[in-house]
């Protein structure tokens, strides 16, 4: 710091599953298009006519009345006075309700109905005749209404038998309504400027009123950064959901407005509409039709199609409740009350109680004992809720009237009877084992599970949560202090603009007095009802209802207060300025000038080189260079002082002097009085590249060039070299522009050191103080550590900017700037779960610093080249059995493969089995000897001989052993050493691993164990918040090297006898043997060291500083080896993956490696001659002397259970000869012939004679051993073993040379540094290409939505105008006429619709850009 989850909640959906009842809820999408059938009628007591009728009275059309503006639906539009909320003055109000007054007196028509037309149909023309409470005119006017104050205006309607119920006017309530206004109401600045009826007078016109509401006219106003203006979204609320609360998220039912009513526009009527089931036009679209015309509008209540994960009957009823209309019976009413469907949601009940252990079966599991399911079932006893069956049978309606409904509820039967699912069970987060499965199949919300023992997949058995339900999915809030108002943050984790000036803004110093605008107190209206909370009440209870409170944190108002803020206002001086006297200083700009240094020019001296580099060439030079001298030119940068000094906001400033000019500190306290602070937008400054122009150009030096290095070097090195660097003018406007640290003020311990003033002292060169700078340390505090600490990152207060997980990306696209390259703003799709930060511990550096080691140097000898010996790899084969694989596998397992070993092949054979235990028959035994037949053999058959078990309670009772049976079973060197003991390697015999308890640290840890010494050693001494301590080190044990004691056979012999011979006697001194001790411990001198600890160097000493060698392997690391030593889990095979056999194979052979061996010669090779050793081993055994054989060998058989016998002869030595040669070297290979082991040497043993005489002439890169009795060199011995050794494993003999030293390879140890590593450098990780996939940006241009601008057309309508086409009311006798109006014409307004030309969004789009993700590619 993100991701992720536990939790509530839904108008839900889907999966599995489903017993009943209450209440409640039921198209979130296509305001998509609808069949059908309902939803708005009513009134005959207003009035014609018609029908029936003696009438009475019913029923219908037509006009009229009121009433279809209500109730009832969805939520398209609408960012708006539409909603909330609270005011307000210029107004209608049908019905109701109060109050006054009034209903004279006339008139003309018209539908129906008849009659005549035409039309498919809707509808629809002509005549004649008629009424009304239909329409008109006259009368009157208490009150209205107009007014120029004179006046003028204008109304009714009946009906009826009554009673009564209309009608007109007018005042006034009531409801409802229309209108204005404060405030509040969603995101985008990658929309920043919008408006011309716009803003406002004047006047008129319009409406119920107010107004640009409309129109003339006149002014040029009016909105916006407090966000206009456009774009997007979206009906507002009461509320609901969720939280702790502030929030946030929502607007389904239910309540209020509001708006809409296939689209768009219109306007009529009317109290009210611009009217959902009214009317006209236009447009889509459906239907009908006789082609000429016509209908039609379910966002009422059902229902139907379609959309889509989804959402209900074309029920029944007006009985309540309302509502129309009626005087009123009463008629309507898909409002409504009701039923139906559906686990959708909330509650409620239930599916049974109680005893029951043999802990039943049966399932799992098991260490096979047992454990678990599980009182669970069975079994006994016992209830009947709910269901079902029958009977009764409400309120709801205080007369009548019940859809609901024989509903609810009551009583009685009926049998435990009819009623349990569903997730989950690695961690979060409650619950565990078994089986299959084997990166498969699958899981998964997040870490993640799965590659043969999966508590994660699948199944079981067991649990655990919830239950008529359970899980998933989706959304929303919570958790998330993860936008922080309440309650973060920016020194390194994201985050301080590069820096100043400054506008609007925010904040602001003492005091006086008003004032009440913020505030605080109190009181008044309002905050509809439901909801939510409390307290009750009613359905059995709950849900749900109902009553009653309380709240509803708002708003208006209206009294009060005066403390703090705000505004006015008297003053103040401390904040800020000013002013006067000083003071440092690379602060700026312009002008001159100054010396060293390069580097060219000329001239002189000089030669043969220079010059560069880790070396080296390119390069320069006999055309004279480098050097050196002496004139001279140019340009460009200032050595030394120089200093965590100084000056400036930053950037940045450095020779010297002039001039001009900025800030800045110190004292003085004379003067203004809050004049301050910040700082969105804004304006200017801003390092180097860089760009324009025009000038300059020494040196340097991007680009290029050439030389070098290089596996390549498009680099680093080196030799030229243009822009550039300098000036002047303009641009650019970025930097790790950093102190990664914004400005300002105040307050909060100090010590020191530096620059610039200044005061005091006195010793005059100190010291004490003070003011502003800059550093370093360090208290309190702060931080996540690092760190910071008066120059804060401490504590406060105030402006500003700035940040929200890593990538995609500081990118795209859009805008502004700029010549350009670019700056500046600034996303989103998609993808990841981590991406950072800071310390920690370890590994790790071609980092550092000590130290060590045959590690490297100094030597000696190999090996790598030959031939052979072995072992591995390959590779052949039927098999070549199987492991081991850098060091730390290859003479390794194998201390010995002809058969056997053998585990492999091929073929012949066994099946309870070669081998163990238990059962059952039988037999007394087995078991040896000799030999016979088939067979390759194993086995199969057959004979003779020898023997003829033990106990006994005498019972063929028990033991024992053979041999047939049958079942558990045996068996396996089948596979995992990545399931494992157990042993081993290895680092490494390196000096380290570590714990207790303190103490420090948020912690992981860290101190201890680090530091100064030393030491072979964490060995010891000294210091030290550490004091012990444990496993390593050392020691303690074995051999060796001296002595010294005991003890002398087998050993030994000095003296004394004796002998071929320590053979014998005798001795045990000596050697030497084996017990025991002593001995060396830095104990002693001297000297360095710190008085230490130890180091050095002497002395004596057999031996000197762990003598020399063994054995003794610390915490650990390599998933190092080993299932083929043995031992085990688990898996596998069971007439074979077991057993036996014969025969073969492990011994193949183009090759390659690895260890040795014997050469290559003269330090040798041959001959010859002669001494001296240890350790060891010998009865299935060493085998002596004597004999044969060239010879390996025979023959022989003495003495040995072995300090007595015996293998045993030691080899190198020394004479001799050979003379550098493929040889008298080397001995391979091959032939003949033997030997000896052994059943048996063909595949395949060893060894001897004779013959034969191959490569080999000292061995490239590379590499291995060894530091003193060590390497080198000789030779014995021994295990294994019948036999076979160039391998191991011991043994002496002869015996060197080097080590200056730790620079460098290698391991190692210890401190410290760095790290982006932790599977730890054989680590991590970058980018391009290629490949597939996904989002996306550009893109010729297409499509389409919205929208502005001009013009064109002008339906329907109302309105001005006309109106000699027309016309009943009045006048008038009549002609006529006046006023009123109709058609018609026409003007301007205007919906749809067309040209045009823009904007803006989206969709596709060849080709193309970068991104992101994938696997094991490439470079």
């Nucleotide at each position: 710091g993100g991701c992720u989850c536990a939790g509530a909640a839904c108008g839900a959906a889907c999966g599995c599953u489903g017993g009943c009842g209450g209440c409640a809820g039921g198209c979130u999408u296509a305001a998509c298009a609808c069949a059908u059938g309902c939803a708005a009628g009513u009134c005959g007591a207003a009035c014609g006519c018609c029908c029936c009728c003696c009438a009475a009275u019913u029923c219908u059309u037509c006009g009229g009345a009121a009433g279809g503006a209500c109730g009832g639906g969805g939520g398209a539009g609408u960012a708006a006075c539409g909603c909330g909320u609270g005011g307000g003055a210029a107004c209608c109000u049908u019905c109701c309700c109060u109050a006054u007054g009034g209903u004279a007196c006339g008139g003309a028509a018209u539908a129906g109905c008849u009659c005549c037309g035409g039309g498919a149909a809707a509808a629809u023309g002509g005549a004649a005749u008629u009424a009304a409470u239909a329409c008109c005119g006259u009368a009157u006017a208490a009150g209205c209404c107009c007014u120029u104050c004179g006046g003028g205006g204008g109304a009714a309607a009946g009906a009826u038998u009554u009673a009564u119920c209309g009608c007109c006017a007018u005042a006034g309530g009531a409801u409802g309504g229309g209108c204005c206004c404060g405030c509040g109401u969603c995101g985008g600045a990658u929309u920043a400027g919008c408006u011309a009826g716009u803003u406002g007078g004047u006047g008129a016109g319009g409406u119920a009123a107010u107004g640009g509401c409309u129109c003339a006219c006149c002014a040029a106003g009016g909105c916006u950064a407090c966000g206009a203006u456009c774009c997007g979204u979206a009906g507002c609320u009461g509320g609901u959901c969720u939280u702790a609360g502030a929030g946030g998220a929502u607007g389904a039912u239910c309540a209020g407005c509001c708006a809409c009513a296939c689209u768009g526009g219109g306007a009529c009527u009317g109290a009210g509409a611009c009217a959902c089931g009214g009317c006209c036009c236009a447009g889509a679209c459906u239907c009908c039709u006789a082609c000429g015309g016509g209908a039609g509008g379910c966002a009422g209540c059902a229902g139907u199609g379609g959309g889509g994960a989804a959402u209900c009957u074309u029920a029944g009823a007006c009985a309540a409740u309302g509502g129309g209309c009626g005087c009123a019976a009463g008629c309507c009413u898909g409002a409504u009350g009701c039923a139906g469907c559906c686990a959708u949601g909330c509650c409620g009940c239930g599916u049974g109680a109680g005893u029951g252990a043999a802990g039943a079966a049966g399932g799992c599991c098991u260490u096979a004992g047992g454990g678990u399911u599980g009182u669970a079932a069975a079994a006994c006893u016992c209830u009947u809720u709910c269901g079902c069956c029958a009977g009764g049978g409400a309120a709801g309606a205080u007369a009548a009237u019940g859809a609901c409904g024989g509903u609810a509820c009551c009583u009685g039967g009926u049998a435990a009877a009819g009623a349990a699912g569903c997730c989950c069970c690695g961690g979060c987060c409650a619950a565990c084992u078994c089986c299959g499965u084997g990166c498969c199949a699958g899981c998964a919300g997040c870490c993640g599970c799965g590659g043969u023992a999966a508590u994660a997949c699948g199944g079981a058995g067991g649990g655990g949560g919830c239950u008529a339900g359970c899980a998933u999915u989706g959304u929303u809030c919570g958790g998330a202090a993860u936008u922080a108002c309440u309650g973060g943050g920016c020194g390194u984790a994201a985050a301080g603009c590069g820096c100043g000036c400054g506008u609007a803004g925010g904040c602001g110093g003492a005091u006086u007095g008003a004032u009440a605008a913020g505030u605080u107190g109190g009181g008044g209206g309002u905050g509809a009802a439901a909801u939510c909370c409390c307290g009750g009440a009613g359905c059995u209870c709950a849900a749900c209802u109902c009553c009653g409170g309380a709240a509803c944190u708002g708003c208006c108002u209206c009294c009060a207060a005066a403390a703090c803020u705000g505004u006015c206002u008297c003053u103040c001086u401390u904040g800020a300025g000013u002013c006067c006297g000083g003071a440092a200083g690379a602060g700026g700009u312009g002008a001159g000038u100054g010396g060293a240094a390069u580097u060219c020019c000329u001239a002189g001296u000089g030669u043969a080189g220079a010059g560069g580099u880790g070396g080296a060439a390119u390069u320069c030079g006999u055309a004279g260079a480098u050097a050196u001298u002496a004139g001279g030119a140019a340009g460009a940068a200032c050595a030394c002082c120089a200093g965590u000094g100084g000056c400036g906001a930053a950037g940045g400033c450095g020779g010297c002097u002039c001039a001009c000019u900025g800030g800045u500190c110190c004292g003085g306290u004379a003067c203004u009085g809050a004049c301050g602070c910040u700082g969105a937008g804004g304006c200017g400054c801003g390092a180097a590249a860089g760009c324009g122009u025009g000038g300059g150009g020494a040196g340097c030096a991007a680009a290029c060039a050439g030389g070098a290095u290089u596996a390549g070097a498009u680099a680093c090195c080196c030799u030229g070299g243009u822009a550039g660097u300098c000036c002047a003018c303009g641009c650019c406007g970025u930097a790790a522009a950093c102190g990664a640290u914004g400005g300002a003020u105040g307050c909060u311990a100090g010590u020191u050191g530096u620059c610039g003033g200044g005061a005091g002292g006195c010793u005059u060169g100190c010291c004490u103080u003070u003011c502003g700078g800059u550093g370093c340390c360090g208290u309190a505090g702060c931080u996540u550590a690092c760190g910071c600490g008066u120059u804060a990152a401490g504590c406060a207060c105030u402006c500003c900017g700035c940040c929200u997980g890593g990538g995609g990306a500081g990118u795209a696209c859009g805008g502004u700037c700029g010549c350009a390259a670019g700056a500046c703003u600034a996303a989103a799709a998609c993808u990841c779960a981590a991406a950072g930060g800071a310390a920690u511990c370890g590994a790790c550096g071609g980092g550092g610093g000590c130290c060590c080691g045959c590690a490297c140097a100094a030597g000696c000898g190999g090996u790598g080249g030959a031939g052979c010996a072995u072992g591995u790899g390959g590779u052949u084969u039927a098999a070549u059995u199987c492991g081991a694989a850098g060091c730390a596998a290859c003479g390794c397992g194998c201390a010995g493969a002809a058969c056997c070993u053998u585990a492999c092949c091929a073929g012949c054979c066994c099946u309870u089995g070669a081998c163990a235990u238990a059962c059952c028959a039988a037999u007394c035994g087995c078991g040896g000897u000799a030999a016979c037949c088939g067979g390759a053999g194993a086995c199969g058959g057959a004979u003779a001989c020898c023997u003829u078990c033990a106990g006994c309670u005498c019972g063929g009772c028990u033991g024992g052993a053979u041999u047939g049976g049958a079942u558990a079973c045996a068996g396996g060197u089948g596979c995992u050493g990545c399931a494992u003991g157990g042993c081993u390697g290895u680092c490494g015999u390196c000096a380290a691993c570590u714990c207790g308890u303190g103490u420090c640290g948020u912690g992981a840890g860290a101190u201890g164990u680090u530091g100064g010494g030393u030491u072979a050693a964490g060995u010891c001494c000294c210091g030290u918040a550490a004091c012990g301590a444990g496993c390593g080190c050392a020691a303690c044990c074995c051999u060796u090297a001296u002595c010294c004691u005991u003890a002398g056979u087998u050993g030994c012999c000095a003296g004394c006898a004796u002998u071929u011979a320590g053979u014998u006697g005798g001795g045990c001194a000596c050697u030497c043997u084996a017990a025991g001790g002593a001995g060396a411990c830095u104990g002693c001198c001297g000297g360095u060291g710190a008085c230490a600890a130890a180091c050095c160097g002497g002395a004596g000493g057999a031996a000197g500083g762990u003598g020399g060698g063994g054995a003794u392997g610390a915490c650990g690391u390599c998933a190092a080896g080993u299932c083929c030593u043995c031992a085990u889990g688990g898996c596998c095979c069971u007439u074979a993956u077991g057993g036996g056999c014969u025969g073969g194979g492990c011994u193949a052979c183009a090759c390659a490696c690895g260890u040795g061996c014997u050469a290559c010669a003269a330090u040798g090779g041959c001959g010859g001659u002669g001494a001296c050793a240890g350790u060891g081993g010998g009865a299935u055994g060493c085998g002596a002397a004597g004999g044969g054989g060239u010879g390996a060998c025979c023959c022989g058989g003495a003495g040995c259970u072995a300090a007595u016998c015996u293998c045993c002869a030691a080899a190198c030595g020394c004479c001799g000869u050979c003379u550098c040669a493929g040889u008298u070297c080397g001995g391979a290979u091959u032939g003949c012939a033997c030997u000896c082991u052994g059943c048996a040497a063909c595949u395949c043993g060893a060894g001897u004679g004779c013959a034969u005489g191959a490569a080999g002439u000292u061995g490239g890169a590379a590499u291995c051993g060894c530091u003193a009795g060590u390497a080198a060199u000789c030779g014995c011995g021994g295990a294994u073993c019948a036999g076979c050794a160039u391998g191991c494993c011991g043994c002496g003999g002869u015996g060197a040379a080097u080590a200056c030293g730790u620079u460098c390879c290698c391991g190692g140890g210890c401190c410290u540094u760095g790290u982006a590593c932790a599977c730890a450098c054989c680590g991590c990780c970058c980018g391009u290409c290629a490949c597939a996939c996904c989002a996306u940006g550009g893109g010729a241009g297409u499509u389409g939505g919205c929208u502005u601008u001009a013009c064109c057309c002008g339906a329907a309508g109302a309105u001005a105008g006309u109106g000699c086409g027309c016309u009943a009311a009045c006048c008038g006798c009549a002609a006529g006429g006046a006023g009123a109006g109709c058609a018609g014409c026409c003007g301007g307004c205007c919906a749809c619709g067309g040209u045009a030309a823009g904007g803006u969004c989206a969709g596709c789009g060849a080709c193309u850009g970068g991104g992101a993700u994938g696997a094991a590619g490439u470079c």

Predicted 3D model of a 1419-nucleotide RNA (small-subunit ribosomal RNA) from an uncultured prokaryote. It matches the Rfam family "Bacterial small subunit ribosomal RNA". The sequence is in RNAcentral, with records from ENA.